[in-house]
Context: one part of a larger RNA
RNA sequence: CCCCCAAGGGGAAGCGAAGACCCUAUAGAGCUUUACUGCAGGCUGCCGCUGGGGCAUGAUCGACGAUGUGUAGAAUAGGUAGGAGUCAUUACACAGGUGCGCGCGCUAGCGCGUCGCCGAGACAACAGUGAAAUACUACCCGUCGUUGAGCGUGUCCCUCACUCUUUUAGAGGACACCGGUAGCUGGGCAGUUUGACUGGGGCGGUACGCUCUCGAAAAGAUAUCGAGAGCGCCCUAAGGUCACCUCAUCCGUGUCAGAAACGCGGAGAAGAGCGCAAGAGCAAAAGGUGGCCUGACAGUGUUCUCCAUAACAAGGAACGCUGACGCGAAAGCGCGGUCUAGCGAACCUGUGAGCCCGAUUGAUGCGGGCCAUAGAUGACAGAAAAGCUACCUUAGGGAUAACUGAGUCGUCACCGGCAAGAGCACAUAUCGACCCGGUGGCUUGCUACUUCGAUGUCGGUUCCCUCCAACCUGCCCGUGCAGAAGCGGGCAAGGGUGUGGUUGUUCGCCAAUUAAAGGAGGUCGUGAGCUGGGUUUAGACCGUCGUGAGACAGGUCGGCUGCUAUCUAUUGGGGG
Numbered sequence: 001c002c003c004c005c006a007a008g009g010g011g012a013a014g015c016g017a018a019g020a021c022c023c024u025a026u027a028g029a030g031c032u033u034u035a036c037u038g039c040a041g042g043c044u045g046c047c048g049c050u051g052g053g054g055c056a057u058g059a060u061c062g063a064c065g066a067u068g069u070g071u072a073g074a075a076u077a078g079g080u081a082g083g084a085g086u087c088a089u090u091a092c093a094c095a096g097g098u099g100c101g102c103g104c105g106c107u108a109g110c111g112c113g114u115c116g117c118c119g120a121g122a123c124a125a126c127a128g129u130g131a132a133a134u135a136c137u138a139c140c141c142g143u144c145g146u147u148g149a150g151c152g153u154g155u156c157c158c159u160c161a162c163u164c165u166u167u168u169a170g171a172g173g174a175c176a177c178c179g180g181u182a183g184c185u186g187g188g189c190a191g192u193u194u195g196a197c198u199g200g201g202g203c204g205g206u207a208c209g210c211u212c213u214c215g216a217a218a219a220g221a222u223a224u225c226g227a228g229a230g231c232g233c234c235c236u237a238a239g240g241u242c243a244c245c246u247c248a249u250c251c252g253u254g255u256c257a258g259a260a261a262c263g264c265g266g267a268g269a270a271g272a273g274c275g276c277a278a279g280a281g282c283a284a285a286a287g288g289u290g291g292c293c294u295g296a297c298a299g300u301g302u303u304c305u306c307c308a309u310a311a312c313a314a315g316g317a318a319c320g321c322u323g324a325c326g327c328g329a330a331a332g333c334g335c336g337g338u339c340u341a342g343c344g345a346a347c348c349u350g351u352g353a354g355c356c357c358g359a360u361u362g363a364u365g366c367g368g369g370c371c372a373u374a375g376a377u378g379a380c381a382g383a384a385a386a387g388c389u390a391c392c393u394u395a396g397g398g399a400u401a402a403c404u405g406a407g408u409c410g411u412c413a414c415c416g417g418c419a420a421g422a423g424c425a426c427a428u429a430u431c432g433a434c435c436c437g438g439u440g441g442c443u444u445g446c447u448a449c450u451u452c453g454a455u456g457u458c459g460g461u462u463c464c465c466u467c468c469a470a471c472c473u474g475c476c477c478g479u480g481c482a483g484a485a486g487c488g489g490g491c492a493a494g495g496g497u498g499u500g501g502u503u504g505u506u507c508g509c510c511a512a513u514u515a516a517a518g519g520a521g522g523u524c525g526u527g528a529g530c531u532g533g534g535u536u537u538a539g540a541c542c543g544u545c546g547u548g549a550g551a552c553a554g555g556u557c558g559g560c561u562g563c564u565a566u567c568u569a570u571u572g573g574g575g576g
Base pairs, nucleotide, nucleotide: 001576002575003574004573005572006571007570010568011567012566014563015562022397023396024395025394027393028392029389030388031387032386035192036191037190038189039188041185042184043183044182045181046180047179048178051158052157053156054155055154056153057152058151060149061148062147063146064145065144066143067142068141069108078140079139080138081137082136085123086122087121094119096118097117098116099114100113101112102111103110104109162172163171164170165169195208196206197205204225209231210230211229212228213227214226232380233275234337235336239293240292241291242290243289244288245287247271249267250266251265252264253263254262273282274281276342278340279339280338297323298322299321300320301319302318303317304316305315325334326333327332348375349374350373351372352371354370355369356368357367358366405449406447407446408445410444412440413439414438415437416436417435421431422430458533459531460530461529463525464522465521466520467519468518471496472495473494474491475490476489477488478487479486499511500510501509502508539557540556541555542554543552544551545550
């Protein structure tokens, strides 16, 4: 060196299973509820099945009878129309007056009955009044009473529908049952939804529609959960036009009057003001004051922008034309606010002027359409929408988190520079602030580069190798080293660095020893070596949170550790 046998398993990020954690999907399922929309079911009203009667009561309608008072005015005038006469005397008659009785009543009177008495006339047109006769006739209005009809409500009764039972009968009874319809209720059940961005996701925020400045690199455009601020209005004047005026601030001066009130004079390009952010713009004005007005009007275009150089709605702006106007002597100006933010599709509903259409025709009514306008979608080119899952599933993702690794090194560990100061004096025996510079890659972060068709995750145990920033042992130097014991430093990794108590612990604390009881790395060495106490499934309890399903780097009890070794590496044995 080659071959064979055996062994235990270091490596093949070993084999096993399209990761169960995490995220994503306009994927799914189970469960919950005061998510959304429905459906069973329940309750109630009405109608049908469903008939008869009594009483009470209510509204309506019809008939009859009564009744109607502002003031002025003979006086208790319901309205309107006609209207110049009406009633009575003969009798089973009676206008009018009076007596009695009854009713109404605003105490003034009105109506009815009785013939007891008297009895031949009584009442209208006139003057006053908004309106003229209950003189008479007709039709009505309000109120009250009587009566009738059908109806409603309440209550009671009946029996023939219908129902029940022990069925020659009894009980119940137009109720109930059943059917229809409407309202309420309705996780009992069903179908679904429960957004996006995001230095993983969630929580937070809105960077989800707009405006200004910077970033932005001197055309234009330009990103980040970049920096700084705003908008979702307000105003009939804060709009239009014409005329006149000039601000902030400072100086001087003037009764009270002062730093500051108001007047006068001067300097004063803007340091004011222009509704609101910022930028731009503006002085005989775009600012301030006054006069007159409503152009903050109607119709119709072009161009630009939003949205650069493809397309794009709504919105916005500029410039026109036509009509009707306002102000101005006129030229002109005026399609809101000096400019850049102040916004919203379809469906549906309301409102407005005109036109068109529909059911066989005409009229009316109803319905539909065209046009304009108001109501909102702010996740702002606009679904109608809450949660839990550790009982979970699928498709995927290393496009994206939790372990290792990698990068980085703020943090961490260690070292250095300078040396203020402490050290009785003396920076440097020893300690060393502020500030500054490194080394390491053991802490913790950050990043998301490797791995999600899986590299087994804390601690212990076993066994081995390495580093040195050296705990002990060795050799030196300094000392605030007399000696002893120390303190600080240099070289050095050969060997050693142990035993217990508590805790799952790493760590730490504690105890007694010891020469000493060092630190770190090896996929936070080591689960195809062990363990399985912790974490991290399914069961269950407590506290807290939640209406609930459930949740909790809160606690608690329980809870499976697969693999027959092909290659390589190693150890032992044998052969050549």